[in-house]
Molecule: c-di-GMP-I-UAU riboswitch aptamer
Organism: uncultured Geobacteraceae bacterium
């Protein structure tokens, strides 16, 4: 130094309600918590929504998967 359980101190905030913005996915504040050890970021790649949608474009999801960065604590070994 590295890995690491479980404790601690603490984080985040789904659905739904209200109010905003958008043609729409859905995003923004408040409420509220189903959850989350990266549920922190970031659309590279796949999946999936959505733009009258077949192609082609574009646009949304990071709390869908994979992948990159980066982060609190730290028993025994």
């Nucleotide at each position: 130094u590295c890995u690491g359980a479980a404790a601690a101190a603490g984080g985040c905030a789904a659905a739904g309600c209200c109010g905003g913005g958008g043609u729409g996915a859905c995003c923004c504040g408040g409420u509220g918590a189903c959850g989350c050890a990266a549920a922190a970021c970031c659309a590279c790649g796949g999946g999936u929504c959505c733009g009258u949608u077949u192609a082609a474009c574009g646009g949304g999801u990071a709390g869908c998967c994979g992948g990159g960065u980066u982060a609190c604590u730290g028993a025994a070994a």